The part of an RNA shown here (small-subunit ribosomal RNA, central domain) has 346 nucleotides and comes from a Bacteroidota bacterium. The coordinates come from a structure-prediction model, not an experiment, and the mean pLDDT is 88. It matches the Rfam family "Bacterial small subunit ribosomal RNA". The organism belongs to Bacteroidota, within Bacteria.
Context: one part of a larger RNA
This record gives sequence, C1' cells and structure tokens, in this order.
RNA sequence: UUGGGUUUAAAGGGUCCGCAGGCGGGGUAUUAAGUCAGUGGUGAAAGCCGGCAGCUUAACUGUCGAAUUGCCAUUGAAACUGGUACUCUUGAGUGUAGUUGAAGUAGGCGGAAUAAGUCAUGUAGCGGUGAAAUGCAUAGAUAUGACUUAGAACACCGAUUGCGAAGGCAGCUUACUAAGCUAUUACUGACGCUCAUGGACGAAAGCGUGGGGAGCGAACAGGAUUAGAUACCCUGGUAGUCCACGCCGUAAACGAUGAUCACUCGCUGUUGGCGAUAUACAGUCAGCGGCCAAGCGAAAGCAUUAAGUGAUCCACCUGGGGAGUACGCUCGCAAGAGUGAAACUC
Repeated sequence: UUGGGUUUAAAGGGUCCGCAGGCGGGGUAUUAAGUCAGUGGUGAAAGCCGGCAGCUUAACUGUCGAAUUGCCAUUGAAACUGGUACUCUUGAGUGUAGUUGAAGUAGGCGGAAUAAGUCAUGUAGCGGUGAAAUGCAUAGAUAUGACUUAGAACACCGAUUGCGAAGGCAGCUUACUAAGCUAUUACUGACGCUCAUGGACGAAAGCGUGGGGAGCGAACAGGAUUAGAUACCCUGGUAGUCCACGCCGUAAACGAUGAUCACUCGCUGUUGGCGAUAUACAGUCAGCGGCCAAGCGAAAGCAUUAAGUGAUCCACCUGGGGAGUACGCUCGCAAGAGUGAAACUC
C1' cells in the first nucleotide's frame, strides 16, 4: 500500500456551522464529456508466450503468429453517469393555527439557612472526636429572643421527567432572543447530505485588570494518630470558589458508540401534541426508558434511540515500551495547548 477495522482489544474529531471537494429524488426532450461498438494509424527491434523449421539432441538460432492490457483519429449507439432546457412533489424549506420546556441574555424581587455586629435574658462551660487535644469562654462565651448588615446557593415540587449542537441548564417574575413538536397541505420546487482547510461555541482548574468575600477551602499553621505521618481525623486558614471584561481551549468533553437517509417481529412504562364528548379502549406523530424476536457479536451484550441490513461523506487505527516525549513550527501573558518522530529495547 491493498485489505481489515474503530462500545469494552489500537482506533469516532469535545460540539456545531460551513467554502472547496465527494455524493445526490421523479418525468420529458436534447447533447455526446464519461461509457460501449466498428474502422484506420501508432504502440521500434530483440526478449517473454504459442506453432513450425535448422545445427545428430539440447542450449542456441531462424521464421510465422500472438501479445504489446496503451495512445491518437474517425464513424456510430444513447440505457446509465455528466451537461443543457422544461417540468413534478414525495426530500428540503416557508406560511397559517396551536403547543412545550431547569434553552439563552439582561433586569427586578423572595424566603429558609449561615456568618458577623448591636441590645436583652442568663451562667460556666462550649466545641470537637474512636478517644482526645489544639481552639473559643468570667474582658461573660455556648444557649435563647429582637433588630441590622453581608455574600453565596435555591429545600419541598423533583421524576431512568424536561430543554439544549455539545459544554451544560433548576426559587419567583418581567423584557428581549432562539428552538422543537403537532395539525393543515396554502406556497417555493431538489433549494439536499457530508465536509479537509477555516470559523464559532466549549465543564472544572488556571491566568490578567478591577470589584466582592458569608460558607467552603488547595497551600500553610497548630492539635491528634503513628515506628514515622510532609496523609486520612480535628481547630484555624490564604489563593480560589462569586461578579464584570479579556485570555486559556483542555476532561473518563462518555452512550468510551461520527453525521445523514432507507429498510427490518413484538410487549410495556412515560413526556409533548393530534383526533374524539372522554388519559375508558384502540389509533397516530415526535421524544425519553425497560424487556425481547430475527440478525449481529470473541463474548459481555446490541436489538426501529442497532453494535442488524444497505447507501453517501468525514475522522481515526495498524505490536508493547521509548512517548503524547524530543526537535522544528503555530498559538498563548504564563501555565501550557496543537502538530508530532527516531535511535534503542522486548
């Protein structure tokens, strides 16, 4: 490389958008680039392969043929692919009428808890643990009540529930914005799918500037435990956690399962619609779960939400270690990220 693969053995890009590229629904007409057929030219000779012949045979040689899978020209064919023109509605999108949700952004508001402060009541302990001690407390703590202030998070509802492309999203409310689904079949008429490079978004931690700081809490200090204890436990506690703006761009970013389309037994639960007087039963569309048939799979298992049967496009893998390292380059304030070897060794 070909092939074979990518849930768990190596391997699906964190997610989406999307230029180029690749691929692409039905009909009619036309064209003839691909495609197919004929003819002509060329494809040197030798060699290879086949027939025949010559040296007594063979090697060797001669001769004829085939082959030279190709290229060029020309004449045709028109099913398929491509081009052009017209057209269709089922793919895709739009409209109309409903509907759903913790989808996003910004503002306002709320109660519980916690902490601190002030005042009051009140007196000797509180706190913490396996047991203790450090710690707090007669300068009046802990406890109880009232008031004030602050920051952060939103109990119950709450659920294999819902929404979002993923990351993720949960008190209530307002404004703005986006999306899905259903019904209708009114409109456009293939406008589609995928997507290297590229762009946008992207948990936590971390970084920069300025705020904020209740609780928690890396580092750090002390007390214990222990042979030791740079830990687990306890008392404190800085960064951080929170906000605004700007970076970073990584995660077991997981369903360890790329996207889209079509097809392939059923049962059951549930969310949102439709239809109907009615969640009574049955039906239908879109999701989220459980169990199973065929089939698949090394098995575990998957099974209309496929890991089944097919199609298109992208990404990735090719023994372990060395190593996601070195070097170079790009990006970054830095931390580092991306790309990414080899020697050697088993």